A computed fold for a 69-nucleotide RNA from a soil metagenome, annotated as c-di-GMP-I riboswitch aptamer. The RNAcentral record of the sequence draws on MGnify.
RNA sequence: AAAAGGUAAACUUCGAGUAAUCGGGGGGCACAAAGCCACGGGUCCAAUAAGGACAGCCGGGUUGCCGAA
Numbered sequence: 001a002a003a004a005g006g007u008a009a010a011c012u013u014c015g016a017g018u019a020a021u022c023g024g025g026g027g028g029c030a031c032a033a034a035g036c037c038a039c040g041g042g043u044c045c046a047a048u049a050a051g052g053a054c055a056g057c058c059g060g061g062u063u064g065c066c067g068a069a
Base pairs, nucleotide, nucleotide: 006031007030011026012025013024014023015022016021029056035062036061037060039059040058041057042054043053044052045051
C1' cells in the first nucleotide's frame, strides 16, 4: 500500500444522573488501536470534607487485525 472488517463525532430520540456525563435507537465527523486501564498531567461537574466525569486532551501501561516494505 492493499484486503477483511471494526469503532462512531456533531445532531436527534428515549432513559439514568443534582451535574459533568453515561446507556439504547437513528446518524456519520473522524480514527491503525478512537480496544481496555484513572498511574501521571490536564479539563469538566460537584462542592469546600470527601467525591464524581472525560481513555475521541496529552503521556504511560496492556491486549489486538492484515502483511508489500
Annotation:
It matches the Rfam family "c-di-GMP-I riboswitch aptamer". Gene Ontology term of the family: cyclic-di-GMP binding.